[in-house]
RNA sequence: GCCACCCUAGCUCAGCGGUAGAGCGGAGCUUUCGUAAAGCUCAGGUCACGGGUUCAAAUCCCGUGGGUGGCU
Numbered sequence: 001g002c003c004a005c006c007c008u009a010g011c012u013c014a015g016c017g018g019u020a021g022a023g024c025g026g027a028g029c030u031u032u033c034g035u036a037a038a039g040c041u042c043a044g045g046u047c048a049c050g051g052g053u054u055c056a057a058a059u060c061c062c063g064u065g066g067g068u069g070g071c072u
Base pairs, nucleotide, nucleotide: 001071002070003069004068005067006066007065010024011023012022013021018055026042027041028040029039030038048064049063050062051061052060
C1' cells in the first nucleotide's frame, strides 16, 4: 500500500427498514435470626463519527476514525 470483517448499556453479545433488547454486573424490595441462593422491580444507550436514500435508518449507500485478520 491492497482486501475482508467488526464498532449497539460498565462487560459479553442479539437485533438485517417500523417503540433499542438479553445475559452478567449495579441499585432497591421480598424471603431469612443473619448471610448466601432464589424471586420481583428499577436505573443505565448521541447504536463510533459525518453525510446520503427513505414517510421512516442500529439496519441500505458513501466518506472518515478505531480495531482484528489476510495479502504484498
Transfer RNA from a Phycisphaerae bacterium, 72 nucleotides, folded computationally. Taxonomically the source falls in Phycisphaerae (Bacteria, Pseudomonadati, Planctomycetota).